Predicted 3D model of a 109-nucleotide RNA (c-di-GMP-I riboswitch aptamer) from Sporobacter termitidis DSM 10068.
The same sequence occurs in records of 2 taxa.
NCBI's taxonomy places the organism under Bacteria, Bacillati, Clostridia, Sporobacter, Sporobacter termitidis.
Model confidence (mean pLDDT): 83 of 100.
RNAcentral holds the sequence, with entries from ENA, Rfam and Ribocentre.
RNA sequence: AAACGAUAAUGGCAAACCUGUUGAAAAGCAGGGACGCAAAGCUAUGGGUCUAAGGUUCUGAUGUCAGCCGCGGAGGCUUGACGGGGGACUAUGACAGCCGGUUGCCGAA
Repeated sequence: AAACGAUAAUGGCAAACCUGUUGAAAAGCAGGGACGCAAAGCUAUGGGUCUAAGGUUCUGAUGUCAGCCGCGGAGGCUUGACGGGGGACUAUGACAGCCGGUUGCCGAA
């Protein structure tokens, strides 16, 4: 120096869950709490995963308005616009405790 990792030493981090809070959500932050962790430090310009507010698109046994048919009303329509519902795709949103990258503490075998 590289690799490796002990029931060693020194310190460290903190899953699930709960409370509060931010967010459309994924998730974040704070407190509590410990399943675990030798990088559970950092990195979201690589791969992967999560979410889909906004956007695109599709859709109807949906609403409103307009148009058309009808003398008018009732009613109707393979018509149009907009709204609402549902589906698909999408990151500009996230995740480092998935892989990768990068820096680093200790030293038994």